[in-house]
Context: one part of a larger RNA
């Protein structure tokens, strides 16, 4: 671009995808076999592959979270810090992302067939599954599962609105390369801040006591926090753009001038 604009929910023609394998039990030490040995069919569990999703739990990671700690420079100095040494080294670890971890699928059925097995049957008084007709039959075909589709131009349907909505901008996302998508724009809880909290680290600092100190103890389950959850307008979302064309009827004007 198109399919009258426009919201929002759908049909599914037609595409893909994916349909994978094993052990064990019972039936059963039955059928079957002299015996060693050992089923079909049927049901029932637990596996491995492959794949979708999850992050409660076990772990991972977690460089703007906590603590410890060496050296060394620095805030005059002690104490308390911050720089730098791979995040300096260590110990832990929220959120989000993870997998070796957790849940699930991989199912049942139905049609039409293959090869193949048959029924009733003639040509051909038999006989023959074939000529008329009628069945069975596979991980294959068509459906059943998921996924994607009206550019299916045959451009569908439905319900509501037609100043309907839509964009740009902004303040943001468990969404993202950009872009799209999805929230919010003061009639606001969309992101910062605040405040409560969970969770993490693990008991700050400064005083006081105990000890010549080193250190320890008590205030103190403290003190200190990215990314969770909750409430709060303090703080930032200011604001602007754009929103069609055709046919029809009524009217009114204008030209033409049949008929009276």
């Nucleotide at each position: 671009c198109g399919u009258g604009g426009a919201a929002a929910c759908u049909u599914g023609a037609g595409g893909g995808g994916g349909u994978c394998u094993c052990u064990u039990c019972g039936u059963a030490g039955u059928a079957c076999g002299a015996g060693a040995g050992g089923a079909c069919c049927c049901g029932a569990a637990g596996g491995g592959g492959c794949g979708a999703g999850c992050c409660a739990a076990u772990g991972g990671u977690g460089u703007a979270c906590c603590a410890g700690u060496u050296g060394u420079c620095c805030u005059g100095c002690c104490a308390a810090g911050g720089g730098c040494a791979u995040c300096g080294c260590u110990g832990g670890g929220u959120a989000g992302c993870u997998a070796u971890g957790c849940u699930c699928g991989u199912u049942c059925g139905a049609g039409a067939u293959a090869a193949c097995c048959g029924c009733u049957g003639a040509a051909g008084g038999c006989a023959u599954a074939u000529a008329a007709g009628c069945g069975g039959g596979a991980a294959g075909c068509u459906u059943a599962c998921c996924c994607c589709a009206a550019g299916a131009u045959u451009a569908g349907g439905u319900u509501u609105c037609u100043u309907a909505g839509a964009c740009a901008c902004c303040c943001c996302g468990a969404a993202g390369a950009c872009u799209a998508c999805g929230g919010g724009g003061u009639u606001g809880a969309u992101a910062g801040g605040c405040u409560c909290u969970a969770g993490g680290u693990g008991u700050a600092a400064g005083a006081c006591c105990a000890g010549u100190a080193a250190u320890g103890g008590u205030u103190u389950c403290a003190g200190c926090c990215g990314a969770g959850g909750a409430g709060u307008a303090c703080u930032a979302a200011u604001u602007g753009u754009c929103a069609a064309g055709u046919a029809g009827a009524a009217c009114u004007g204008a030209u033409u001038g049949a008929g009276c």
Description: Predicted 3D model of a 260-nucleotide part of an RNA (large-subunit ribosomal RNA, domain VI) from a Candidatus Berkelbacteria bacterium. The organism belongs to Candidatus Berkelbacteria, within Bacteria. Its Rfam family is "Bacterial large subunit ribosomal RNA".